A computed fold for a 1445-nucleotide RNA from an uncultured Parcubacteria group bacterium, annotated as small-subunit ribosomal RNA. The RNAcentral record of the sequence draws on ENA and SILVA. Its mean pLDDT, the model's own confidence on a scale to 100, is 82. Rfam family: Bacterial small subunit ribosomal RNA. Gene Ontology terms of the family: structural constituent of ribosome and ribosome.
[in-house]
């Protein structure tokens, strides 16, 4: 993730961290931190010197300075992190070693000699330098002397190993040999130019031994990814000699040996400095290694030695490369990864600052002198902590904004305003601490008095005064997670998001305001890492179906292993030591005003290492055991397996005989086969394949798999006995064998079926399904292939934990002649189920339960079981197997619905059975198209279409030309004039509306004014809209449907959703009633309560009648309740039949659950919201026009088509219902519409004709005496007015049309059909509609297969917008990343072969000087072939992705 649930499973979020970076914003301080990328490149200056107490010389007045030999030091310190998977680290060890300076003890310090640089003097060069010749000195360097625990060599002595020969070794003695030195200052005497002697301290040299610290080497054991890197290695792994080094050692030669590593990951590749400790977590862990600390490495790249106590040397040589600079072009110089700085690159990282005052360190006896180590200041909110931006009081709850429901409300005590405070600020003033060396004097000495002088940091902390609230608040968020909302703008646009997701006219999620919420000199965004993550499960997790048991055996490595005893003990315990560096985290104290920060102690550091103990469990090692495993004897069951033979059904085939016209197929049907004789039947024969019955939920096998019979060979169980063996066992990486079907190769066979294929159908299409044919194959025998949904989707052993129940194959017991029965006992296969498990579903002694031990697998969907790469196949492909890149989901289980061309019951004018219609003609009336200045608008499959409209000529009206009005046609209400108000009459303009003139009347309340009602007119608030939005609404309405259903309390049941109740039987029009049941009641619908009509009774009496009555109206009231009877079914009720009744769920209306379809209506009303109206409208008036148009299509009707008709005549019976603006009689006129006329009716009183029918005549099947459209003349009627556009009358005309194609409607009884009467609306009417009445009145249902539609139950489901569902593949199109690619450009490692600098070892010549010149090694270069591994590459394929292809 879903409509909902419950589970798996990713994904995303709050939390902490950072050498950050970006965006908004910034008031001070304190401690910290700051080139993380380009181990690119670097101007400039400075970072290593010192010593005149080692010497020589040069300058100078002088102090002093320079130059050069000497000593010491430059090997520390300061940097960076490239390389480096290794003894680099880290830890615990070891030694075959070294050690300047420093400490400790002990011996010494003589004699002599020979250069050389500075300097002088020439020379050659731009120049960086070079060279010659000449003088000279040391503490330079040479030699002699002496010494010893020192070194060498020989002898011997002791210890040890060895059986011994004979070897080691610190050793014990005696002997022989070798190797040192430097000297300096003061101080006093001599000479007095240098010098000499002697003296005390002092600093020094020279040997030897110790020591401390620091290195060298060696070892164990720790800590990165990759098997799509499986092998690797010739100095390679060992001896022995010799060389080398401060030591060991293949560390090197040389010669013998074949040898050493490697699945416990050799070797390769890729990353990468380790560590102390940091970040994160509850811990185990996971991730980092910045600043501090320890180690290692590195100095431009790459190699090399000097010199040294130490180096293969960052600021030292030498070579070579590369890139820079100077050059007179000959040659030469240079290495910032030190401090500052620069330019590159970057998302980014700072001052060419100040001082040796302090702490270090180098040199000096020392003063002192170097130090860019270091102390300190600046820069950067990088980051940690800490302070302020005012405190108190202040309601009229100001103003102002924002909202409002218009009444308020909120910022908000917030400000104003008062009264205080002064950290910070800025001005004065004062000011430290960091200091001791050093000299003097005491001490043996450690150190103590005393006195002088040294501060960058700095006039800084810090202290006091003064001034005055004075100088200081952002940021991000407000839809849920997540604390905090309203208005307004926008309208899927612009935008927004960490996920889910917001924006398509009422956004709490966009933008903006205002108000909350969170932090707060910060605050958000990015990235990055740890947590949540139990989502790598060691702590602490799976695998029936969710991802996940290999396909099964056998079996090696390796893991794990029955009972008892002894020993021993490297695993385990357990106590002590040693160590685990400081810093850091922990506690605890203490210094900076706090704190962060620092200072001290204390804990801890779970690790190694070492003596000492224990032996329970493990190991070993050894003796036993028998219950696990095996074996042994005896039975037994089977479709285990090879191989051979051999049977009879059935099929084909072929021959022959019979027989004749069709066979065969199918849904139906052709292709086919048959008269050249088929099907069909009879006989003979040839062939291949597979075995019917038994046959079963059986049985055998490790799986796949096996199935006639007989036989040969042969494997494995099973049960019973048991005196053998003694743990031998289980599991099972690699490995090895089997391994369906399909498919391969050779050779065979070939009967059936039977892919490809051919052919008929079927179909819009049919490359399918059906159907006739048919190759390969299907079978044989050898060899491959190795894969299945190869499933019990369930890995193998063992052990435990209630049971009923079938069966298969064994034993024993009872019983039987004996078999069966039946009790018990094993081993297999099965059904149901206690407990427990599981998400559920379900498993359940054949466990999916509880334990235990080995293997294997899985870790979000897709890309993908794909691509590279190996391995393996003859090929098909098979095993191993990923990544970019895209998605938030994809599963799995169960749950309510919808759905199904899935079931089962049931019902309806649903079908069938009938009757009568539509669709075909005219016309009438709606509606689409179309036209049109308008043809006003709305409804649209059922559920629009004689619908809104129960009545469009004007009005109505809304639409169109056109003329007019603007506070308006109507409303309310303020001000102001003016007048009552109005009637009524002349005129002008005009189509009117309307605008405009002028006259006469009228005078309301009130004694008069004033006021008020009421009109007009002017201003102002405001009117107004049939404008949009039915997808913002009320209300009302359609549908399903008058179908039986919708649901609720509470109680059960379930982890939940939900179920249960409402299933289930009977029953019923009905969830109606009954029964029975974890339900017991309810609700709202069924029914019934209301109205009618139908029978009786009673009571009243306007009007009917002639009366009295009461067929009539009105009111009340009775009755039917399946009570009675009989049958049938079970129990319960129901049915079904009769009796009596006016009538036996009695017929009609009204009543329309829970919903559904964003159905419909803003144009009936109301109504939110938006829009239109201050100079003219979407508002009003008012004349014409339109709503009536007409190639067309649909829907609804009317009247036909005729004889059961049609005319003409005459003679019948209704009921509803309207009538005073109205219905109108009589009677009279007109052929009639119609006029006159006015009686009577305010209604039972008066008026308003009944038709079909029925009775008689005509007509006689014709486009007719049918039909009655259209047309033409005349005329009525209504109205202001019938042209566009009304009805109705009378005369003439007399169109289509002779029963309607596919289809497709109603309707079950007083119904259908037919017939006619009235009423609404209305001035008249387009009504053939519509709602009503009431006469005349049928036909048929066997039944529930099909067709629609409903219900209930049940199934399947990937569907919930709910099959009008969902979703797959292929075309185009655009984008996206990998991967193949003819090929082209690059790195990297090793190989081979050429050449070889500098240096080293050699070895020859030699002027003896590394002069020369050769080997030998060896960088860098070059040349070849081929690994690898990146880049790009035309093409052509496959994947992902992309609102309306």
């Nucleotide at each position: 993730u879903u409509g909902a649930u419950c589970c798996u499973g990713g994904c995303u979020c709050a939390g902490g961290a950072u050498g950050a970076a970006c965006g908004c914003u910034g008031g001070c301080g304190a401690c910290g931190u700051g080139g993380a990328u380009a181990a690119g490149g670097c101007a400039u200056g400075c970072a290593a010197g010192u010593c005149g107490a080692g010497u020589g010389g040069g300058u100078u007045u002088a102090g002093a300075c320079c130059c050069a030999c000497g000593g010491c030091g430059a090997a520390c310190g300061a940097g960076g992190u490239a390389g480096u998977a290794a003894c680099a680290c880290g830890u615990a060890g070891g030694u075959a070693c070294g050690u300047a300076c420093c400490c400790c003890c002990g011996a010494g310090u003589c004699g002599g000699g020979c250069a050389u640089a500075a300097c002088u003097a020439g020379u050659c060069g731009a120049a960086a330098g070079a060279u010659u010749a000449g003088a000279u000195a040391a503490u330079u360097c040479c030699c002699g002397a002496u010494a010893g625990u020192c070194c060498c060599c020989g002898u011997u002595u002791a210890u040890c190993c060895g059986c011994a020969a004979g070897g080691a070794u610190u050793u014990u003695a005696c002997g022989g040999g070798g190797u040192a030195a430097a000297g300096a200052u003061c101080c006093g005497c001599c000479a007095g130019u240098u010098g000499g002697c002697g003296g005390a301290a002092u600093c020094g040299c020279u040997u030897g031994g110790g020591g401390a610290g620091c290195g060298g080497c060696c070892u164990g054991c720790g800590g990165g990814a990759u098997a799509u890197c499986a092998g690797c290695u010739a100095g390679u792994u060992g001896g022995u000699a010799a060389g080398g080094u401060a030591a060991u050692g293949g560390c090197u030669u040389a010669c013998c040996a074949a040898g050493g590593c490697a699945a416990u990951g050799a070797c390769g590749u890729c990353u990468a400095g380790g560590g102390g400790g940091g970040g994160u977590g509850a811990g185990a862990g996971c991730c980092c290694g910045u600043u501090c600390c320890c180690c290692a490495c590195c100095g431009a790249u790459g190699g090399u030695a000097c010199u040294g106590a130490g180096a293969c040397a960052c600021g030292g040589a030498c070579c070579a490369u590369a890139c820079a600079c100077c050059u007179a072009c000959g040659g030469g110089u240079g290495g910032c990864u030190g401090c500052a700085g620069u330019c590159g690159a970057g998302a980014a990282u700072c001052u060419u600052c100040c001082g040796c005052a302090a702490u270090g360190g180098g040199c000096g006896c020392a003063a002192g002198c170097c130090u860019g180590a270091c102390g300190g200041a600046g820069c950067g909110a990088c980051g940690u902590c800490g302070c302020g931006u005012g405190a108190u009081g202040g309601a009229u709850g100001a103003a102002g904004u924002u909202c409002u429901u218009c009444g308020g409300a909120a910022c908000g005590u917030a400000a104003a305003c008062a009264u205080c405070u002064u950290u910070u600020a800025u001005g004065a003033g004062g000011g430290a601490g960091a200091a001791a060396u050093c000299c003097g004097c005491c001490g043996u000495a450690a150190g103590g008095c005393g006195g002088u002088u040294u501060g960058a940091u700095a006039g800084u902390a810090c202290c006091u005064c003064a001034u005055g609230a004075a100088u200081a608040a952002g940021g991000g968020g407000u839809u849920g997670c997540u604390a905090a909302a309203c208005u307004c703008g926008u309208g899927c646009c612009a935008g927004c998001a960490g996920c889910a997701g917001c924006g398509g006219u009422a956004a709490u999620a966009c933008g903006a305001g205002u108000g909350c919420c969170c932090c707060a000199a910060g605050c958000g965004u990015u990235a990055u890492c740890c947590g949540g993550a139990a989502u790598u499960a060691c702590u602490g997790g799976g695998c029936g179906u969710a991802a996940a048991g290999c396909g099964u055996g056998u079996g090696u490595a390796g893991g794990c292993g029955g009972c008892u005893g002894u020993g021993u003990u490297a695993g385990u315990c357990g106590u002590c030591c040693g160590u685990u560096a400081a810093a850091a985290c922990u506690c605890u104290c203490g210094g900076c005003u706090u704190a962060a920060c620092c200072g001290a102690g204390a804990a801890a550091g779970u690790g190694c290492g070492g003596a000492c103990g224990a032996a329970a469990c493990g190991g070993c090692a050894c003796a036993g055991c028998u219950u696990g495993a095996g074996g042994a004897g005896g039975u037994g069951a089977g479709g285990g397996g090879u191989c051979u033979a051999u049977g009879g059904a059935a099929c084909u085939c072929a021959u022959g005989g019979u027989g004749u016209a069709g066979g065969g197929g199918u849904g139906a049907a052709a292709u086919c086969c048959g008269u050249u004789g088929a099907u069909a039947u009879c006989a003979u024969g040839g062939g291949g394949a597979a075995c019917a019955c038994c046959a079963a939920a059986a049985g055998c096998g490790a799986a796949g798999g096996c199935a006639g019979u007989a036989g040969a060979c042969u494997g494995g169980c099973a049960c019973c006995u048991u005196a053998c063996u003694g743990a031998c066992g289980c599991u099972g990486c690699a490995a090895c064998a089997c391994g369906a079907a399909a498919g391969c190769g050779u050779g065979g066979g070939g009967a059936u079926c039977g892919a490809a294929c051919g052919g008929g159908a079927u179909u819009a299409g049919a490359u399918a399904c059906c159907c006739c044919g048919g190759u390969a194959g299907u079978c044989c025998a050898c060899g491959c292939c190795c894969u299945a949904a190869a499933c019990g989707a369930u890995g193998a052993u063992g052990a435990c934990u209630g049971g009923u129940u079938u069966u298969u194959c064994g034993g024993a017991g009872u019983a039987u002649c004996g078999a069966c029965c039946c009790u018990c006992u094993g081993a297999g296969a099965g059904a149901c189920g206690a407990a427990g498990c599981u998400a559920a579903c379900g498993c359940g002694u054949u466990a999916a339960g509880u334990c235990a031990u080995c293997c294997g697998c899985c870790u979000g969907g897709g890309a993908a079981g794909u691509a590279c790469g190996g391995c393996c196949g003859c090929a098909a492909g098979g095993c191993u197997a990923a990544a970019a890149c895209u998605c938030a989901a994809a599963a799995g289980a169960a749950u309510a619905g919808a759905c199904g061309g899935g079931g089962a019951c049931u019902u309806g004018c649903a079908c069938a059975a009938g009757c009568g219609g539509u669709g075909g003609a005219u016309c009438a009336u709606g509606c689409g198209g179309u036209u049109u200045a308008a043809u006003u608008c709305g409804a649209u499959g059922a559920u629009a279409a004689a619908c809104g409209a129960a009545g469009a000529a004007c009005c109505u009206u809304a639409c169109c030309a056109g003329g007019g009005u603007u506070u308006g046609a109507a409303a309310u209400u303020c001000a102001g004039a003016c007048g009552a108000a109005g009637u009524u009459c002349c005129g002008a303009g005009g189509a009117a509306a309307c605008u405009u003139g002028g006259a006469a009347u009228g005078u309301c309340u009130c004694a008069c004014a004033a006021g008020g009602a009421c009109g007009u007119c002017u201003g102002g608030a405001c009117a107004g809209g049939u404008g949009u939005u039915g997808c913002a609404u009320g209300g009302c309405u359609g549908u399903c449907g008058u179908c039986a259903g919708u649901u609720c309390g509470u109680g059960g049941c379930u982890u939940g959703a939900g179920c249960u109740g409402u299933u289930c039987c009977c029953u019923u029009a009905a969830g109606u009633g009954g029964g029975g049941a974890a339900a017991c009641g309810a609700a709202c619908g069924c029914a019934a309560c209301c109205u009618u009509c139908g029978u009786c009774c009673c009571g009243u009496g306007u009007u009917a009648c002639a009366a009295g009555u009461g067929u009539c109206a009105c009111g009340g009231g009775a009755g039917a309740c399946u009570g009675c009877c009989g049958c049938a079914c079970u129990g319960a009720g129901u049915g079904c039949g009769g009796a009596g009744g006016a009538a036996g769920c009695g017929g009609a209306g009204a009543u329309g659950a829970c919903g559904c379809c964003a159905a419909g209506u803003c144009a009936g009303c109301a109504u939110g919201a938006c829009c239109c109206u201050c100079u003219g409208a979407u508002a009003u008036c008012c004349u014409g026009g339109g709503c009536u148009a007409c190639a067309c299509g649909c829907a609804u009707g009317a009247u036909a088509c005729a004889a059961u008709g049609g005319c003409c005549a005459c003679u019948a019976c209704a009921a509803u219902u309207g009538g005073u603006u109205g219905c109108a009689a009589a009677g009279a006129g007109g052929u009639a519409a119609c006029u006159c006329g006015g009686a009577g009716c305010u209604a039972a009183u008066c008026c308003a004709u009944a038709a079909a029918a029925g009775u008689g005549g005509u007509c006689u099947c014709a486009g007719u005496u049918c039909g009655g459209a259209u047309u033409g003349a005349g005329g009525g009627c209504u109205g202001c007015a019938a042209u566009u556009c009304g009805c109705c009358c009378u005369c003439a005309u007399g169109a289509a049309g002779u029963u309607g194609g596919a289809a497709u409607c109603g309707c079950u009884a007083g119904u259908a059909a037919u017939c006619a009467c009235a009423g609404g609306u209305c001035a008249g009417c387009g009504a053939u509609a519509c709602u009503g009445u009431g006469g005349u009145g049928a036909a048929u249902a066997c039944g529930u297969u099909c067709u629609c539609a409903a219900g209930u139950c049940u199934u399947g489901u990937a569907c919930u917008c709910a099959c009008c569902g969902c979703c797959c593949g292929u075309c185009a199109a655009g984008c996206c990343a990998a991967g193949g690619g003819a090929g082209c450009c690059g790195g990297g490692a090793a190989c081979a072969c050429c050449c070889g600098a500098a240096g080293a070892u050699u070895c020859g010549c030699u002027u003896c000087g590394c002069g020369c010149g050769g080997a030998u090694u060896c960088a860098a270069g070059g040349u070849g072939a081929g690994c690898u591994u990146g880049g790009u590459g035309a093409c052509a394929a496959g994947g992902g992705u992309u609102a309306a292809g």